[in-house]
RNA sequence: CUCUUAUCCAGAGCGGAGGAGGGACAGCCCCGAUGAUCCCCGGCAACCGAUCGUUAAGAUAAAGGUGCCAAUUGCUGCGGAACCCAUGAAUGUUCCGGGAGAUGAGAG
Numbered sequence: 001c002u003c004u005u006a007u008c009c010a011g012a013g014c015g016g017a018g019g020a021g022g023g024a025c026a027g028c029c030c031c032g033a034u035g036a037u038c039c040c041c042g043g044c045a046a047c048c049g050a051u052c053g054u055u056a057a058g059a060u061a062a063a064g065g066u067g068c069c070a071a072u073u074g075c076u077g078c079g080g081a082a083c084c085c086a087u088g089a090a091u092g093u094u095c096c097g098g099g100a101g102a103u104g105a106g107a108g
Base pairs, nucleotide, nucleotide: 001108002107003106004105005104006103007102008101013041015040016039021031022030023029025077026076027075028074042069043068044067047065048064050060051059052058073100078097079096080095081094082093083092
């Protein structure tokens, strides 16, 4: 980097250090010198792993490997349905599916 598979509306500091942009991309909309993003500490969760269970289902804890800790993955991006509308289209709202992305586990 590619493929398979599972999950993505819950949860997580009033600490330290540092000093400019950040939220993947685009459009919006937001966060940020009242100090964001990132790093350390701290925490959350329970994917792998651990223990119980013959196995599975399930349960327990949180040593170890990850992950995560503004906003649903912040919202939308493509297609469809319903509503709206005199009718059609567009816009908008809700829902369903998909795409893209993120993370774990496995394979190449």

Description
Model confidence (mean pLDDT): 83 of 100. Predicted 3D model of a 108-nucleotide RNA (SAM riboswitch aptamer (S box leader)) from a Syntrophomonadaceae bacterium. It matches the Rfam family "SAM riboswitch aptamer (S box leader)". Rfam links the family to the GO term regulation of gene expression. About the family: The SAM riboswitch is found upstream of a number of genes which code for proteins involved in methionine or cysteine biosynthesis in Gram-positive bacteria. The organism belongs to Syntrophomonadaceae, within Bacteria.